[in-house]
Molecule: transfer RNA
Organism: Candidatus Kaiserbacteria bacterium
């Protein structure tokens, strides 16, 4: 240089045909214990990679980039 994939909480990872952003662990509180582990409850914490563009409305469709991966030359 070509195509292809993948980018969402602190970690992993969902999210259907475009309609208010979610799960499990973590973290922090509370309940329970004599005190802790287990166990239950709560709450917090997101520019959805970056710009733009279509939409009445975009994690979601479109281009352009930017980083990772995979291939092929």
């Nucleotide at each position: 240089g070509c195509g292809c994939g993948c980018a969402u909480a602190g970690c992993u990872c969902a999210g259907u045909u475009g309609g208010u952003a979610g799960a499990g662990c973590g973290c922090u509180c509370g309940a329970c214990u004599g005190a802790u582990a287990c166990u239950c409850g709560a709450a917090a914490g997101g520019u959805c990679c970056u710009u733009g563009g279509u939409u009445c409305g975009a994690a979601u469709c479109c281009a352009a980039g930017u980083g990772c991966g995979c291939g092929c030359a």